[in-house]
About this RNA
This is a predicted structure of a 123-nucleotide RNA (SAM riboswitch aptamer (S box leader)). It matches the Rfam family "SAM riboswitch aptamer (S box leader)". The literature on the family includes a 1998 paper in Mol Microbiol by Grundy and Henkin, "The S box regulon: a new global transcription termination control system for methionine and cysteine biosynthesis genes in gram-positive bacteria". It was read from a public genome assembly, where an Rfam model found it. Of the family's consensus pairs, 91% are formed in the model. The prediction has a mean pLDDT of 80.

RNA sequence: GUGUUAUCAAGAAAGGUGGAGGGAUUAGACCCGGUGAAGCCUUAGCAACCCUCGUCAUGCGAGAAGGUGCUAAAUUCUACUUAAAGACUCGAUUCAUUUAUCGACGAUUUGGAUAGAUAACAA
Numbered sequence: 001g002u003g004u005u006a007u008c009a010a011g012a013a014a015g016g017u018g019g020a021g022g023g024a025u026u027a028g029a030c031c032c033g034g035u036g037a038a039g040c041c042u043u044a045g046c047a048a049c050c051c052u053c054g055u056c057a058u059g060c061g062a063g064a065a066g067g068u069g070c071u072a073a074a075u076u077c078u079a080c081u082u083a084a085a086g087a088c089u090c091g092a093u094u095c096a097u098u099u100a101u102c103g104a105c106g107a108u109u110u111g112g113a114u115a116g117a118u119a120a121c122a123a
Stems, first nucleotide, its partner, number of pairs: 002122007013043005021032003026079004044071003049067002051063005075115001080112002083110003089104005
């Protein structure tokens, strides 16, 4: 690097070093950054995938020594959708004083897909 499965709106930062970028990628938006970005190191923490213990338990409960991971904002948001809902506006018909039906547009919301991240396993 590839495949499979699971998870991704919760949670958790200080110091040192460094010195201008960073938020995965493309585009747009919006943010973070000399009151110090990325990277690296130390310590601390979060979480509970692997793990440990209890239990008849592929479940449930408890734990955190170890292996990973993580510690701004939802994976920062949007992009695709022959999925569902659907505001405004416009048109047609109907009704007759503003009602109903249908169509167009499709803001927006939810879901899904794609992509990505992390873990475990496999070849």